[in-house]
RNA sequence: GCCCCUAUAGUUCAAUGGAUAGAACUGUGGACUUCUAAGCCACUAAUGGGGGUUCGAUUCCCUCUGGGGGCA
Numbered sequence: 001g002c003c004c005c006u007a008u009a010g011u012u013c014a015a016u017g018g019a020u021a022g023a024a025c026u027g028u029g030g031a032c033u034u035c036u037a038a039g040c041c042a043c044u045a046a047u048g049g050g051g052g053u054u055c056g057a058u059u060c061c062c063u064c065u066g067g068g069g070g071c072a
Base pairs, nucleotide, nucleotide: 001071002070003069004068005067006066007065010025011024012023013022018055027043028042029041030040048064049063050062051061052060
């Protein structure tokens, strides 16, 4: 330098172009318990930036940025 893949919650992952973006773990609170843990209930929290297509974009297209890989 060229090509490919990838970016969603603090973490690991879901989500035919259409429902309030969902789950597990973590965290916080509650209840329970003599206390702690486990288990139970509730809550907090996310689509990398900018544009485009579309009635509608996490999803499709372009570009930038970050990460990974291949070739030279």
The prediction has a mean pLDDT of 80. A computed fold for a 72-nucleotide RNA from Candidatus Doudnabacteria bacterium RIFCSPHIGHO2_02_FULL_43_13b, annotated as transfer RNA. The sequence was found in a public genome assembly. It matches the Rfam family "tRNA". Rfam classes the family as a transfer RNA. Rfam describes the family as follows. Transfer RNA (tRNA) molecules are approximately 80 nucleotides in length. The source organism's lineage runs through Bacteria, Bacteria candidate phyla and Candidatus Doudnaibacteriota.